About this RNA
Model confidence (mean pLDDT): 85 of 100. A computed fold for a 328-nucleotide part of an RNA from Coscinodiscus wailesii, annotated as large-subunit ribosomal RNA, domain IV. The gene name in the source record is rnl. It matches the Rfam family "Bacterial large subunit ribosomal RNA".
[in-house]
Context: one part of a larger RNA
RNA sequence: UUAUUUUUAAGGAACUCGGCAAAAUGACUCUGUAUCUUCGGUAUAAAGAGUAGCUUUUUAAGGGUAACCUUUUUAAGCUGUCACAAAAUCGGGGACAGCGACUGUUUAUUAAAAACACAGGUCUCUGCUAAUUUGCAAAAUGAUGUAUAGAGACUGACGCCUGCCCGGUACUGUAAGUUGAAAAAAAAAAGUUCUGGCUUUUUUUAUAAGUCUCAGUAAACGGCGGCUGUAACUCUGACGGUCCUAAGGUAGCGAAAUUCCUUGGUAUUUAAUUGGUGUCCUGCAUGAAUGGCGUAACGACUGUCCUACUGUCUUAAAAAUAAUUUCA
Numbered sequence: 001u002u003a004u005u006u007u008u009a010a011g012g013a014a015c016u017c018g019g020c021a022a023a024a025u026g027a028c029u030c031u032g033u034a035u036c037u038u039c040g041g042u043a044u045a046a047a048g049a050g051u052a053g054c055u056u057u058u059u060a061a062g063g064g065u066a067a068c069c070u071u072u073u074u075a076a077g078c079u080g081u082c083a084c085a086a087a088a089u090c091g092g093g094g095a096c097a098g099c100g101a102c103u104g105u106u107u108a109u110u111a112a113a114a115a116c117a118c119a120g121g122u123c124u125c126u127g128c129u130a131a132u133u134u135g136c137a138a139a140a141u142g143a144u145g146u147a148u149a150g151a152g153a154c155u156g157a158c159g160c161c162u163g164c165c166c167g168g169u170a171c172u173g174u175a176a177g178u179u180g181a182a183a184a185a186a187a188a189a190a191g192u193u194c195u196g197g198c199u200u201u202u203u204u205u206a207u208a209a210g211u212c213u214c215a216g217u218a219a220a221c222g223g224c225g226g227c228u229g230u231a232a233c234u235c236u237g238a239c240g241g242u243c244c245u246a247a248g249g250u251a252g253c254g255a256a257a258u259u260c261c262u263u264g265g266u267a268u269u270u271a272a273u274u275g276g277u278g279u280c281c282u283g284c285a286u287g288a289a290u291g292g293c294g295u296a297a298c299g300a301c302u303g304u305c306c307u308a309c310u311g312u313c314u315u316a317a318a319a320a321u322a323a324u325u326u327c328a
Stems, first nucleotide, its partner, number of pairs: 001323008010314002014312001019309001027051005036041001038157001052079005060071004080084001092307007099299002104116002120155007133140002158294004163224003168221002170217004177212001179210001184205009225243005252286001253283001264280006
């Protein structure tokens, strides 16, 4: 000096991105237990008390013929220690908010999460030699299953809900119409051959799917406006005008995991807060299964606060063990 430990006056997070690390809590018995709630929970909530040994007293069970023995239980008193779950093992607690319902899964070797999955919901395809998938094929899978089944896609418990737009893209349907290739047929011309004929060019005929047209479908991909006037002070604009559009964002939520301006305004929390929470709405650029908004329980998740606790700090000190270096 480093590593691993132990202890520390007064203070107690002033440290720091952040209580990281450490400390504190811890067992059993008894008392007691808020809010919220899907009535199951939350809950070991929180907050308290007791715990050793001896003497006497009380209860119950088993064994024994009985005396009595083993275990259990109750109350009173006495004794000793600084300390009686005397060691080890062994939850700190509470409040608010975000996200994800939950248990689970994941980047073997820097990420465990709000990511994935999930039960539940919806849509599409599939009638069995099923669709899907693998294979050139035979065949296999699906399945020794049969629409309460199988496959694909999205969402993601539960509660309340899920608005408008089919113009674009996609998918589905479409009697008629438009366009629509090669091969085929017919005719003509040219070339060539011993012949059957063949080749080339032109014209015509009858044509498939598809395209166009028409319609449907958004829990398909997706989209969901400007300008301007107006009310008895002012402001605002329920109301009106006009342009464009397929339709102009409904219910909700909102400076948000989304807010640039921005440390928005306001209230609260602090002595002081770019933080947290509530509220407002001026939403640069929220919004409804690309799900919207809530939500008990749960979380080695994220943010904030309170309490307990502490060498994290004010500010360092001492000790033990091990190692390194220097001097002798």